[in-house]
Molecule: transfer RNA
Organism: Pelagophyceae sp. CCMP2097
RNA sequence: GUGGGGUUAGCUCAGUGGUAGAGCGUUCGAUUGUAGUUCGAAUGGUCACCUGUUCAAUCUAGGUACUCCUCU
Numbered sequence: 001g002u003g004g005g006g007u008u009a010g011c012u013c014a015g016u017g018g019u020a021g022a023g024c025g026u027u028c029g030a031u032u033g034u035a036g037u038u039c040g041a042a043u044g045g046u047c048a049c050c051u052g053u054u055c056a057a058u059c060u061a062g063g064u065a066c067u068c069c070u071c072u
Stems, first nucleotide, its partner, number of pairs: 001071001003069005010024004018055001025043006048064005
């Protein structure tokens, strides 16, 4: 250089046009002699960035950045 994939919460990942979710984690409470387990609640987001399309974009189009794979 060619072709393709990925980027969403602290971490791992859902979410294919209509105000973004789960598990784990963290904090508090209940339980326990303490801790763990279990249960309840809370905590969490510029959906990588820019520009378009649309009444409306995490989702669609183009570009950029980073990263992974393939070919040379």